This is a predicted structure of a 326-nucleotide RNA (Bacterial RNase P class A). It matches the Rfam family "Bacterial RNase P class A". The family's RNA type in Rfam is ribozyme.

RNA sequence: AGUACUGAACGGCAGACCGCCGCGUAAAAGCGGAGGAACUUCCGGACUCCCAGGGCAGAGCGCCGCGCGAAAGCGCGGGAGGGCGGGGCCAUAUCCCCGUUCGACGGAAAGUGCAACAGAAAAGAUACCGCCCGCAAGGGUAAGGGUGAAAUGGUAAGGCAAGAGCUUACCGCGCAGACGGCAACGCCUGCGGCAAGGUAAACCCCGCUCGGAGCAAGGCCAAAUAUGCCGAUAUACGGCCCGUAUGUUAAGGCAGAGUAGGCCGCAUAGAUAAAUGGUCUGCGCGCGCAAGCGUACAGAAUCCGGGGUAUAGUUCAGCGCGCCGC
Numbered sequence: 001a002g003u004a005c006u007g008a009a010c011g012g013c014a015g016a017c018c019g020c021c022g023c024g025u026a027a028a029a030g031c032g033g034a035g036g037a038a039c040u041u042c043c044g045g046a047c048u049c050c051c052a053g054g055g056c057a058g059a060g061c062g063c064c065g066c067g068c069g070a071a072a073g074c075g076c077g078g079g080a081g082g083g084c085g086g087g088g089c090c091a092u093a094u095c096c097c098c099g100u101u102c103g104a105c106g107g108a109a110a111g112u113g114c115a116a117c118a119g120a121a122a123a124g125a126u127a128c129c130g131c132c133c134g135c136a137a138g139g140g141u142a143a144g145g146g147u148g149a150a151a152u153g154g155u156a157a158g159g160c161a162a163g164a165g166c167u168u169a170c171c172g173c174g175c176a177g178a179c180g181g182c183a184a185c186g187c188c189u190g191c192g193g194c195a196a197g198g199u200a201a202a203c204c205c206c207g208c209u210c211g212g213a214g215c216a217a218g219g220c221c222a223a224a225u226a227u228g229c230c231g232a233u234a235u236a237c238g239g240c241c242c243g244u245a246u247g248u249u250a251a252g253g254c255a256g257a258g259u260a261g262g263c264c265g266c267a268u269a270g271a272u273a274a275a276u277g278g279u280c281u282g283c284g285c286g287c288g289c290a291a292g293c294g295u296a297c298a299g300a301a302u303c304c305g306g307g308g309u310a311u312a313g314u315u316c317a318g319c320g321c322g323c324c325g326c
Stems, first nucleotide, its partner, number of pairs: 002321002005318006012283007020033004035297001039308002042306005047214004058210005063078006079105001081102008106205002111203002113199002128145002130141004153171006172194001173192005179186002218264004227255004231249007284295004
């Protein structure tokens, strides 16, 4: 100095003219007008209304410790596990150790389901080649070969017709106890011949948390028409008034209706479908010989905190790779 990846920051600048939305003004002037994600709507909350209590269903979360935070979540450290690389045991491994890297990391010894192709067999069974017994039929076997992403503990020795946890040692696994650690967990000893393969971002089970609906939440103000009632009025009963019945009805009142509509909720952009734009000039950056072209992802709808995803180009940091010079 180049390049890939990861993380972080910025994510065009200045001016003129013409417009749009809101505030403002008597009218002007004037002032304000998208983002780091405004995207997604995955999680949590504020706010609002509804609900007597309990449950079912459903949803979210899920190793341990500490910190921040209202919560969700995030950060740091640790533990166990998977992948990759290297090393170790006389030797091998599904063993051990070291380094690096990954992440929804409770449970697969409750139950159910699933596993293409290949393979004898994909989970309580089975035998293609092989090995052994046998004249054969058939039987035994699970060491070795072969299939697969995955094959019913591994290695060594004994043993056997050949084999096999059949036996023994070590390792692994399970159980119990002691010790260390705040804990996850580790380590040691003893016992067990091994019973319990994989898969839970498959159903499911366990633990913790969650009442429901969401700004079209919700609150305030508040018309008009038909129609009905009151009122008024006519007739009948009646001497008159009240009253009752029947009919009419211009004006008036009430219902019709807390509807239409408006305002608030609502914000230093603030909308009941949505303004935040366009043109020109100069500059920056990229491509191009030049003229010129391009300048990402994207666009608020009650607000806030997170997660996820998209993002041209520039800068910084980390790590990797090759090149050049010393």